[in-house]
Context: one part of a larger RNA
Formats: sequence, structure tokens, C1' cells
RNA sequence: UGACGGGCACCCGCACAAGCGGUGGAGCAUGCCGUUUAAUUCGAAAAUACGCGAAAAACCUUACCUAGACUUGACAUCCCUGGCAAUGCUAUAGAAAUAUAGCGGAGGUUAUCCGGGUGACAGGUGGUGCAUGGUUGUCGUCAGCUCGUGUCGUGAGAUGUUCAGUUAAGUCUGCUAACGAGCGCAACCCUUGUCAAUAGUUGCUAACAUUUAGUUGAGAACUCUAUUGAGACUGCCGGUAUUAAACCGGAGGAAGGUGGGGAUGACGUCAAAUCAUCAUGCCCCUUACGUCUAGGGCAACAGGCGUGCUACAAUGGCUGGUACAAUGAGUCGCAAAACCGCGAGGUGGAGCUAAUCUCCAAAGCCAGUCUCAGUUCGGAUUGAAGUCUGCAACUCGACUUCAUGAAGCUGAAAUCGCUAGUAAUCCCGGAUCAGAAUGCCGGGGUGAAUACGUUCUCGGGUGUUGUACA
Repeated sequence: UGACGGGCACCCGCACAAGCGGUGGAGCAUGCCGUUUAAUUCGAAAAUACGCGAAAAACCUUACCUAGACUUGACAUCCCUGGCAAUGCUAUAGAAAUAUAGCGGAGGUUAUCCGGGUGACAGGUGGUGCAUGGUUGUCGUCAGCUCGUGUCGUGAGAUGUUCAGUUAAGUCUGCUAACGAGCGCAACCCUUGUCAAUAGUUGCUAACAUUUAGUUGAGAACUCUAUUGAGACUGCCGGUAUUAAACCGGAGGAAGGUGGGGAUGACGUCAAAUCAUCAUGCCCCUUACGUCUAGGGCAACAGGCGUGCUACAAUGGCUGGUACAAUGAGUCGCAAAACCGCGAGGUGGAGCUAAUCUCCAAAGCCAGUCUCAGUUCGGAUUGAAGUCUGCAACUCGACUUCAUGAAGCUGAAAUCGCUAGUAAUCCCGGAUCAGAAUGCCGGGGUGAAUACGUUCUCGGGUGUUGUACA
């Protein structure tokens, strides 16, 4: 000087407390361990692995296994040599890769391209993340981390950065052997909340007319859209304070003290993660640890763990009627009306390269029924029949109908999230994608309770003190 303390003081955070809802018990989904296996490819491991890489494992993907094949190679450059080549078609053998035979193909004589040969080389998701770059997690959006000159100290170092206040903040003020500066904080950026101007189509409809319907005429007010501006700065008033910084209250205002949300992550820590995104040193393989193909596996199943979904019901289930969104996506596509089917869906094909057409709501509300039961709760599992995608649903897809109707009556110890349009609850969209979400990323609808406070638990910041530590 740091680090540490079951030392002290001050301060902060859904850290505790106050509340609301969960997990832990059940069934299923999904990831991991373990076990099994020819293979169950690899990585990730407290917090900071475990619905993670994977924004999609039937084939492909695919790296794994078994079997069949190739050896200048599936891919690149160079050299020699032959040929029109490529895309193709047919037959035979084969699981296919591939092999053999035949057909087809007239532009140009060079090149593309194809076959053969030869090595130089290609190739490796082989090893090392403890050789590395790049990228990322984490402490932590915590308020810290440093430098120049000066001064002090023999020196390591100190000072500044401490102290008194204050702040979300090393934020600002005052004092001060310090005076300044840098990286962080804040602001600048995006979005949302209010208003104005401009612009009215595909959007809107107050007035006038019209219609089943903003449908049509019409209108440019309103909504909305999207571009430019305004607006909030402790600016104003009162109080407190060192008449400083600032704090408390108030006015006006759509909004008030960082308005809400996001992006933004200092010096560094963990030899943290990644050689399987990519790049790369060294090592290793080179008729194989490379490459092609078929089938299988990544989906196994005694058990354990994590994350979720659905429930255990009456604030509910079922039946009928009825109302209101936003984000988005769509030509390899979204698909309306109409008809068929109990239904998944099929036929059909209007319209739409989209404010024009389509995908397109549910909780809610109004009636009826059930009457506390393992039930008209719950839906696992299983049987049968089907639909769709796709060469192909056996291993191994999703969905529908009929039948079946398991566990489960609110969950021990323990433990998680959340402070407002939040939690809880209800649906909707998108990426990936032929098909395949209870995951992920977004969107809106309905919409709470509680916070006395900082003694304690956890994590962090500052000062100080002690030290068997460096």
C1' cells in the first nucleotide's frame, strides 16, 4: 500500500421488513447428471452451467455409430495430356454412392468446362482457450480508476481523491499544500407522454346528402400517419441551510425535479467462457483423425436436479348470444366469399408486392345449467378412425374426431420474482421454418396489495482501526 475481521462509524440496493403471486408435492414439456448403448457427437458447471450454444435433430442438418466405397481427393492454385463440354435421357447391377453400355448435345478451335496422369499440395467440427486474436459473461450502470506538475517523506509511498454539507452519482458547494487534467457519472441518441405547423391517401367522418356498410358524393374540422418545431430549466414563489451547494412545500403545466422505458458497461477481477462462428502459433492424421453414400443414433430410461406448462375448481366448468386491441407478417407467399366435412381440413380462387387485400383476439358482458362430488373439476395414458406437410412420419412430426378418464383436493425443510400501468391474469404477432413451441423475442386487453423502517440476512461503496496474510 492492499486484502481480510463472528472490529467501529456512515450510506445504498426487492437485501431484509410490509405485501401479492409462485417454485419445492402431481401429470406432462424441455435441458442436465447418471445409467445404458455399436453410437447415445461436442461444448457450457456456485453466484456467472442446466427451455444455455440450438431463431427449429424424421432424411438433410450431423460433427457420432455400423456397413459399402474413393485416394491429388467433395473444395483451391500450378504442370503435362486428351476431348466440345455442361445440364441431361434410357437400360442393367446396387441400399445408395457408384459402375458399365447406349442415346443426346456442332457454338468455337482459344478460353470456360470435362476425362486421364504427376506430384507440389488440398482437407481435418483432431489436441492445446494454461500459446493467442476477436467476441462474451461477471462484480456492476456499482461510483469508482488514474495521470501531469508541485509539496511532504531516507524510502515503499502520501497528498490531490481527505474533511463539513449535499446528490442517483468522485453530483455540486464550502474549507483545504495543493493546482489542474483524463477514463467513467451526467448530457448528446432512440422511444413514449402534450401542443403547433406542414401534408390529406389506401387512413378519418363533425356538418349536408346517400347507403346493408365511411358504401358513395362531399369535407380537411376530429382521429391517425410522419417530417419539422415548441415544451421542463429547480425557471418562478415561500420556508430551511454557511443567505453556498442543495432539500421541503406550492403555483402554473400534458408532464416536476434524472418525467417513464431503452441503448450506452471506466481501470480492472475470475490463467472465467469460446481453437465447434471465425481467425491463428505449435503439435498430430495424410489409401485416413480426410471425402462420398445408405441405415441407425443425437429421441434410450431404474433414479436425481434445474427451468417451464396444465391443474387440483364455483372469483369456477359447460352451452348459447354479444363487444372492444396493438405489434407484426405475406408472391417459393397471405388467402376472402361460396360450397363440402362433426372436426383437423378439403374444393375454390376474389383481392393483395399491402394505412387499400388477407392472416385477426381472449379474458369481459348478458342469459341458462351444474351444487361441492375425485365431480359436467382435471386432463395424462391407451384403443380405433382420420387430416396435413413432405421422396419418406416404424424408430421419430403436428393436429382432429369417437372412446378411455391416471395422478392431483393448494404442496415439508427450503427457496424465487415483483414498488405501477408494475405484479397477477388474458389473448395476439414474429423469427427459425416444407412440417414441427408449454421455449425465445415482441404486442396490446383487464389491472391490484404493500413499503413502519434499516436491528437482522445477502451483496456493494466510503472513512477509520487491528493483523499469525501478500
A computed fold for a 470-nucleotide part of an RNA from uncultured Acidaminococcus sp., annotated as small-subunit ribosomal RNA, 3' major domain. Lineage of the source: Bacteria > Bacillati > Bacillota > Negativicutes > Acidaminococcus. The full RNA is in RNAcentral, with records from SILVA. The prediction has a mean pLDDT of 85.